The prediction has a mean pLDDT of 80. Predicted 3D model of a 528-nucleotide part of an RNA (small-subunit ribosomal RNA, central domain) from Lecanora albella. Its Rfam family is "Eukaryotic small subunit ribosomal RNA". A reference for the family is Yusupov et al. (2001), "Crystal structure of the ribosome at 5.5 A resolution", Science. The family is grouped with related families in Rfam's "SSU clan". The organism belongs to Lecanora, within Eukaryota.
[in-house]
Context: one part of a larger RNA
RNA sequence: UUGCAGUUAAAAAGCUCGUAGUUGAAACUUGGGCCUGGCUGUCCGGUCCGCCUCACCGCGUGCACUGGCUCGGCCGGGCCUUUCCUUCUGGGGAGCCGCAUGGCCUUCGUUGGCCGUGCCGGGGAACCAGGACUUUUACUUUGAAAAAAUUAGAGUGUUCAAAGCAGGCCUAUGCUCGAAUACAUUAGCAUGGAAUAAUGGAAUAGGACGUGUGGUUCUAUUUUGUUGGUUUCUAGGACCGCCGUAAUGAUUAAUAGGGAUAGUCGGGGGCGCUUGUAUUCAAUAGCAAGAGGUGAAAUUCUUGGAUUUAUUGAAGACAAACUACUGCGAAAGCAUUCGCCAAGGAUGUUUUCAUUAAUCAGUGAACGAAAGUUAGGGGAUCGAAGACGAUCAGAUACCGUCGUAGUCUUAACCAUAAACUAUGCCGACUGGGGAUCGGACGGUGUUAUUAUUUUGACCCGUUCGGCACCCUACGAGAAAUCAAAGUCUUUGGGUUCUGGGGGGAGUAUGGUCGCAAGGCUGAAACUU
Repeated sequence: UUGCAGUUAAAAAGCUCGUAGUUGAAACUUGGGCCUGGCUGUCCGGUCCGCCUCACCGCGUGCACUGGCUCGGCCGGGCCUUUCCUUCUGGGGAGCCGCAUGGCCUUCGUUGGCCGUGCCGGGGAACCAGGACUUUUACUUUGAAAAAAUUAGAGUGUUCAAAGCAGGCCUAUGCUCGAAUACAUUAGCAUGGAAUAAUGGAAUAGGACGUGUGGUUCUAUUUUGUUGGUUUCUAGGACCGCCGUAAUGAUUAAUAGGGAUAGUCGGGGGCGCUUGUAUUCAAUAGCAAGAGGUGAAAUUCUUGGAUUUAUUGAAGACAAACUACUGCGAAAGCAUUCGCCAAGGAUGUUUUCAUUAAUCAGUGAACGAAAGUUAGGGGAUCGAAGACGAUCAGAUACCGUCGUAGUCUUAACCAUAAACUAUGCCGACUGGGGAUCGGACGGUGUUAUUAUUUUGACCCGUUCGGCACCCUACGAGAAAUCAAAGUCUUUGGGUUCUGGGGGGAGUAUGGUCGCAAGGCUGAAACUU
């Protein structure tokens, strides 16, 4: 690993990107025909044998001997269908074809058959030697090799057995059977196969061939009476032109992916602009005794006019109703108007590239609510801490009145949440249904106006892609429930992360990051 689990029992990293790693679409030689070998059935025979038989017929198959292939099955081999089986030089020469010819049988007939003989005939991988070349592996078959003891297992009366490798037999100056066999996995060697999975080749042809041809260059065996030198011819490498040959050479275009393009869509992001009421405060004006607040009160404010009403102004926050089982965004998250900036999804497309993809480390990076930290700004509201008033047995709380930090913003840190769908991502399949959002398409459909089209808005359908929902359970589950949590003991689509009783403990220690708070990594003793 086969073969666990991860919604709620332990356990999916907050989210995205991404390197190593792992995994990765389809396609290229298949079919057909002919001949032939082995094994094995079935069927049909013959000879021998047995039975029944007057005899023929028939029965038995006795694993007695042997034939036909009638029909199959399995395993091969050769040839042809566009089909290299590596090629060349020597040696080698089975069978085959051809020619000539002797004998026998046969025929009208050297017409055919059988047994031969000869040939300096043709053509010939059974094999050997030497060159020149060869896509490379994984996988699998068979073999050699791989100590013994052990293990499995054969034989054998250790009296049985665990064991041991002994032993057994006459007619005994001996004879004789044994001491098997299997397994032995990775790597290595040899060998058959060529499915599956990788890998390579010809695109700036610097590509392949050749009955060619011309150069450049290297080597030098023979023969020119001998020796030496040079050159040519000749033979063999290598390289470069020209010519010729060829169906000359680029696989599809994945309901994989990327790009381009068109009209859109969205409360996606950033910057600026703009609006709205509320709150608090201030100013002015009005009235007059209470107002606040609560379960009830009180703290608190109030003739120095509170609360309240009206008219204004300022400030900082916030964005009601519309607001939904609706939208967008990787998540965190995102809602006044307008403008600008870049980005994105889905859809449409007889557009383009052609494997570019998926998931991703104890490699790494970006973003990441709230709280918190540092330095500025701003401080209306609310409000940790704190102070009071209540309540209470007590109240360091819940309720009330104040109120600092904070809440807002800029620049930097921090990196965690019940960061939850407590449900990783990609791909395929498996039930119905009606809504809804975005795009596209269709309709003698309705409506707007203008008289028709266009074009909106509706309506009815279809189709892709979303957020969800309802019914059902073939299925799953411990159940709750779930169209995924299904396609799982009938267990394997790809890939990453995590968990292994409860505590101790997310503690100690070490490392690392951080200004700090703390984060990440992360035990054990002991206990139960």